[in-house]
Molecule: small-subunit ribosomal RNA
Organism: uncultured bacterium
RNA sequence: AGAGUUUGAUCAUGGCUCAGGAUGAACGCUAGCGGGAGGCUUAACACAUGCAAGUCGAGGGGCAGCACGAGGUAGUAAUACUUUGGUGGCGACCGGCGUACGGGUGAGUAACGCGUAUGCAACCUACCCUGUACAGGGGGAUAGCCCGGAGAAAUUCGGAUUAAUACCCCAUAAAUAUAUUUGAAGGCAUCUUCAGAUAUUUAAAGUUUCGACGGUACGGGAUGGGCAUGCGUAACAUUAGCUAGUUGGUAAGGUAACGGCUUACCAAGGCAACGAUGUUUAGGGGUCCUGAGAGGGUGAUCCCCCACACUGGUACUGAGACACGGACCAGACUCCUACGGGAGGCAGCAGUGAGGAAUAUUGGUCAAUGGGCGCAAGCCUGAACCAGCCAUCCCGCGUGCAGGAAGACGGCGCUAUGCGUUGUAAACUGCUUUUCCAGGAAAAGAAAACCCCCGACGUGUCGGGGCUUGCCGGUACCCUGGGAAUAAGCAUCGGCUAACUCCGUGCCAGCAGCCGCGGUAAUACGGAGGAUGCAAGCGUUAUCCGGAUUUAUUGGGUUUAAAGGGUGCGUAGGCGGGCUAAUUAGUCAGUGGUGAAAACCUGCAGCUUAACUGUAGACUUGCCAUUGAUACUGUUAGUCUUGAGUACGGUCAAGGUAGGCGGGAAUGUGUAAUGUAGCGGUGAAAUGCUUAGAUAUUACACAGAACACCGAUUGGCGAAGGCAGCUUACUGGGGCCAUUACUGACGCUGAGGCACGAAAGCGUGGGGAGCGAACAGGAUUUAGAUACCCUGGUAGUCCACGCCGUAAACGAUGAUCACUCGCUGUUGGCGAUACACAGUCAGCGGCUAAGCAAAAGCAUUAAGUGAUCCACCUGGGGAGUACGGCCGCAAAGGCUGAAACUCAAAGGAAUUGACGGGGGCCCGCACAAGCGGAGGAACAUGUGGUUUAAUUCGAUGAUACGCGAGGAACCUUACCUGGGCUUAAAUGUAGAGUGCAUUCCCGAGAAAUCGGGAUUCCCUUCGGGGCUCUUUACAAGGUGCUGCAUGGUUGUCGUCAGCUCGUGCCGUGAGGUGUCGGGUUAAGUCCCAUAACGAGCGCAACCCUUAUCGUUAGUUGCCAGCGGGUAAUGCCGGGAACUCUAACGAAACUGCCGGUGUAAACCGUGAGGAAGGUGGGGAUGACGUCAAAUCAGCACGGCCCUUAUGUCCAGGGCUACACACGUGUUACAAUGGCCGGUACAGAGGGCAGCUACCUGGAGACAGGAUGCGAAUCUCAAAAGCCGGUCUCAGUUCGGAUCGGAGUCUGCAACUCGACUCCGUGAAGCUGGAUUCGCUAGUAAUCGCGCAUCAGCCACGGCGCGGUGAAUACGUUCCCGGGCCUUGUACACACCGCCCGUCAAGCCAUGGAAGUUGGGGGUACCUGAAGUCCGUAACCGUAAGGAGCGGCCUAGGGUAAAACUAGUGACUGGGGCUAAGUCGUAACAAGGUA
Repeated sequence: AGAGUUUGAUCAUGGCUCAGGAUGAACGCUAGCGGGAGGCUUAACACAUGCAAGUCGAGGGGCAGCACGAGGUAGUAAUACUUUGGUGGCGACCGGCGUACGGGUGAGUAACGCGUAUGCAACCUACCCUGUACAGGGGGAUAGCCCGGAGAAAUUCGGAUUAAUACCCCAUAAAUAUAUUUGAAGGCAUCUUCAGAUAUUUAAAGUUUCGACGGUACGGGAUGGGCAUGCGUAACAUUAGCUAGUUGGUAAGGUAACGGCUUACCAAGGCAACGAUGUUUAGGGGUCCUGAGAGGGUGAUCCCCCACACUGGUACUGAGACACGGACCAGACUCCUACGGGAGGCAGCAGUGAGGAAUAUUGGUCAAUGGGCGCAAGCCUGAACCAGCCAUCCCGCGUGCAGGAAGACGGCGCUAUGCGUUGUAAACUGCUUUUCCAGGAAAAGAAAACCCCCGACGUGUCGGGGCUUGCCGGUACCCUGGGAAUAAGCAUCGGCUAACUCCGUGCCAGCAGCCGCGGUAAUACGGAGGAUGCAAGCGUUAUCCGGAUUUAUUGGGUUUAAAGGGUGCGUAGGCGGGCUAAUUAGUCAGUGGUGAAAACCUGCAGCUUAACUGUAGACUUGCCAUUGAUACUGUUAGUCUUGAGUACGGUCAAGGUAGGCGGGAAUGUGUAAUGUAGCGGUGAAAUGCUUAGAUAUUACACAGAACACCGAUUGGCGAAGGCAGCUUACUGGGGCCAUUACUGACGCUGAGGCACGAAAGCGUGGGGAGCGAACAGGAUUUAGAUACCCUGGUAGUCCACGCCGUAAACGAUGAUCACUCGCUGUUGGCGAUACACAGUCAGCGGCUAAGCAAAAGCAUUAAGUGAUCCACCUGGGGAGUACGGCCGCAAAGGCUGAAACUCAAAGGAAUUGACGGGGGCCCGCACAAGCGGAGGAACAUGUGGUUUAAUUCGAUGAUACGCGAGGAACCUUACCUGGGCUUAAAUGUAGAGUGCAUUCCCGAGAAAUCGGGAUUCCCUUCGGGGCUCUUUACAAGGUGCUGCAUGGUUGUCGUCAGCUCGUGCCGUGAGGUGUCGGGUUAAGUCCCAUAACGAGCGCAACCCUUAUCGUUAGUUGCCAGCGGGUAAUGCCGGGAACUCUAACGAAACUGCCGGUGUAAACCGUGAGGAAGGUGGGGAUGACGUCAAAUCAGCACGGCCCUUAUGUCCAGGGCUACACACGUGUUACAAUGGCCGGUACAGAGGGCAGCUACCUGGAGACAGGAUGCGAAUCUCAAAAGCCGGUCUCAGUUCGGAUCGGAGUCUGCAACUCGACUCCGUGAAGCUGGAUUCGCUAGUAAUCGCGCAUCAGCCACGGCGCGGUGAAUACGUUCCCGGGCCUUGUACACACCGCCCGUCAAGCCAUGGAAGUUGGGGGUACCUGAAGUCCGUAACCGUAAGGAGCGGCCUAGGGUAAAACUAGUGACUGGGGCUAAGUCGUAACAAGGUA
């Protein structure tokens, strides 16, 4: 000091979460020791038992118990009994002092309670210190003891007798007592002090060991308290008004003392937005935790103060109390009881129950410290000091150290003959002994007092010596011996955050602080191995601070993220111009007092160290007082004109209010006229109007509303809302200019308050043409259409008056003042003769610099730089909702304005994509123009579906469907049925056996296979070896699963023109630029321009083929010329010209010409050329997309099967058939069918082959025969052409289907082959919506060949040539694509996102007839104890008392309201919840912005 999390990525906003520290903690797992601390946070709940305040005999009367002495009796004695206050001493009693301290708790209290600083001229103070003076005399009681009585007890009554340092009376005295009064001094108003005078009143106590301790009065001191005041001290305004002793005065009373403290009278005040009153919460402080600090939180232990003592009230005693272990009364509770009546108060120390997540022993000692009493010894002391329990916290120590590699065994992992890791870890060797065990020795804490002795002097104090006294404790510490011996866990390991693998599980079980993991390869679940962190602890939970500048004083914001009030006027408040003077309140400086101690910090010191403790210092940022300074602020006084304002005049404008208009146009209506069949409306229609005459046209009249053109995206005015025909009246403010005349800071802002405030809406009364919510009708669309469109139409819109008070009331930008580069336009004023031009003031706009901003952007009209004041914000939802209050009409609603609950986001700006029923440009057989098809028929083939024992599997929009399959009768074959095998085939190892294999025969069987018979190796050193076979084991095998684990291959976008990189530059960044723009191209092709310059993969070219020519070569191909020969043929000699073959070259490049253009390039039927603008065709497929296809071509990870999911065999199936779809073939005929004749290819194939030719057959074919492993032989053309026939018909079209007879292949044509012949002769007469291909040697049409293959279901596929068209105006539209731009709430990217009702479950919450509590107040009634007041009867001589009465009050009762909490049938909305229903509202022009 930061990090994670919104996004595809980015920046900023913003919340949530984490890492740190802390605790009086608790829980889980674990646990060796010691030191120092701490230990009911909850029920101020109830308490059994014991203890916690007594002491003094040197105050007193006395003597129950104990001890001693003395006497007596008994006894030998010990001893026992008894008498005696004689002695020590002492229960109970009187008396003195103490019990008001110490100890506990935090309920109450928001207060002079606490803290701090002052004051008391308004006060008290026992014991202590000090000073002065004094203590004379007398009296009567009472407890106890004794006797008697009542009662269960607690307790109490009566009688007799008695003492005091108990009580009373008299005397004496003083002062600062009280009253009156004289003088002086001082102060703070009342007054105080000093010196007098007069009057009144009041004291005392003894004991004694003779040392002393006490007593009374009045001063002083010290200590402790009381009262008063300034300042500080929680939340809520959804608490705004409170107060009758209330505020003040006079008088009296009361108190230690001031005071409404109390009473009477008088006055009507007092407090409050600087928060009264009320409600809720809470003891306060020193401190403690955290934090850089400022702050925030806290108030355990220790210290100070306060309050309380079962709850409430009251006083008594006393120096002090309204009293924790005192009293009285009332109440609740508990206990005792003989039922009459009594007793009690742990929030003292232990302890018990209860509550709770949770907090200890019914311990020891007064040794020390301190307290009470006492002369003292001493007694008492749960204060205190110690010990016990608890890892609750802090601190310290240990659980060993060194060596030791066969890197052991085992575990775990891996790329697995082995390696890695656990790991120098262990074993083993040596060493040490803190701790542990045993034994031994052994503290400090003790100073002093008592007592004894000595000394000093100041004669009651100090100093020295001695004796006695230790709970802890035989503890700490130390020594000796023994022996590695007694001692390690917990959490974590996806990121944040240090630490990784295997197995199991399979959106299950589970984890999780946030993000998030888990759906078969989980570093995130569970286990294991390993690792990391901390360590006698480690984690979790809870709470606080921090991080969080996320409440911002330090130190935030408000155009768009949350946030500027709709606008103005203005009160309080805040802030405020120049000069002079005074003052010194603020401010600054010095000094003094105080700011307790402890704590924190620093130095030093003591426990072995540390924690801990001691000591010294610093700090305590504050408050008070005083002295000084006087710049600034304030205050007071004076003055000034620049801020602000005023006056006269000029000028500008839809500013406002009221009135007028015979202002015009439009619309509607009415009347009249012309005129006839429609009008109107829409995308298209209909409703509607119209022959009773509409619409249209003309004239006149009426009505209401709004003001065309000017007029603008301008401009003007107004505070905002808003304001537009013309005109009149009244009126408000503003700008500029002129007179520079007047006032003299009069200013700015503005919480509350007041006023204004669009539209809609409300009330009353008018008005009503047009428009037009609701409503009605019509129609379109639709699944629906309660909408969008049309025809009507009520409120309303208009006017007057009164309410409402809200808007995206927006510049989403509060008001005022000052300052800060420029360019340009425009309105008004001024100056100027002016159409010009520059200037100035005030407005209204555009662009831009600096600066600012997250960016977009703003930029003298700031969102820049400063100043002042106001308003507002603090995650999203719930919610601008509920409740309460105020306003409003018993409205609509407005203002103010939560919580529970829930999410980890919501939101802003910009970026790249994708998308749009957005835009622009461009391309493509994309449309259009054409030609031919498909969709109808029959058949073939594939698919779906159905069926089946099986109809094996895959492919499924384009991009599956004559596809994998380039050929299923068996085989193939993966499927089914049945029968077999456990290993068929390959290879290897190991063990055992064997001599085979092969061939033949027989039997069973459907076959596989099984059984039987015959046949039978090589080499050899004879040990054996080689080889084969059989058998066993291990490896195998699987067309079983996963193409969503993969490789490879392929389809598609698309042969579309795109996709990127380096460096530079721009941007905070994602990213952009380049690659955009202007042209051009088939093309990101090229050119120009240019913060880009270059480059790569694509395009093009290079490759093959085809079109022309040349060169070379001339067989199997060719034959012009020469020769020979045949019926005929390059048949032969020969030729090398031509064709051709097949190798190498040439040729085409917009090269030339003309035009256009800067250029690239384009145009030209241009020239030339075989070919002309990529000549035609092919191969060639960028980055990527579709989790596209394929585990069944192959390969491969993982999973699964192993007498079976492997393998062999026979038969069947893949060929099924109501049906649906795709792709094809043949047709429907005359551009044709049939018959006869006749011509011309290319490219391929051929020996288990192609076959000339001959013969037979009607034919498929068969039988012969020869050539050819092929430029040599062969398969081998059709359409065409010539001639004939048919004459429009289901035909001489068409050929399906079926019957019969055959041929061929093959082991075998039944399921299930092809072909031939004869016969049969179905549908079909050109095909609905819709749809496909093709732009030239193309479509169309005609045949030929090949692969696979025994044969073939081939009409398929792949090639080849023959014949050979039509059309393209053009790019509006459909489809696909490219580039640029725009919008976006999409990014799984529109097959996206997303809204609301309803239905279901869960959760919290509002209302509600009511109902049940709680605290507080008010009124009335009653009223204990008690103080005070009064008082004739009783007591007492009296003082006084009893009794009685009165005032007040705790408590109790009654009553009506308010507040608050719980609950409530029913009801309202809200939130959450993978896959419910209905629609599709929003995001693109979201399809009606």